[in-house]
Molecule: FMN riboswitch aptamer (RFN element)
Organism: Desulforadius tongensis
């Protein structure tokens, strides 16, 4: 430097708000959040690089199936304007989504869960 392999660590945000009503942080009003990887015409910059998507691309919790490894299935949401050679990302605008369970119908409450994981940072480690 550094394969396989193994260890640490760490790894999800949001309503004590108004109505309505016997009863809803569930309906109605309003308001509020956005996990990892990748790519990017943003932004910084010593030009090495860092950096930017909830709705592009893929993963990930959750069900199903399969006797179990392990493997398959399933599993959400963008348009319109503007600039440019080129916009799914820039700038504006208006919108849309958000597992199962419990309950007055839930992205936001409780609950599986002091649990899993996408995956992050470091360490150990062969021969040559």
């Nucleotide at each position: 430097c550094g394969a396989a392999a193994c260890c640490u660590u760490c790894g999800g945000g949001g309503a004590u708000c108004g109505g309505u009503g016997a009863a809803a942080u569930u309906c109605c009003g309003u308001a509020c959040c956005g996990g990892c990887g990748g790519u990017g015409a943003u932004g910084c910059g010593u030009c090495a690089g860092c950096u930017a998507a909830g709705c592009c691309c893929g993963c990930g919790a959750a069900c199903c199936c399969u006797u179990g490894c392990a493997g398959g299935g399933u599993g959400g949401a963008u348009u319109c304007g503007g600039u440019g050679a080129a916009a799914a990302u820039c700038c504006g605008a208006a919108g849309c989504c958000g597992a199962c369970a419990g309950u007055a119908g839930a992205g936001u409450c409780u609950g599986g869960a002091u649990g899993g994981u996408a995956g992050a940072a470091g360490g150990u480690g062969c021969a040559a």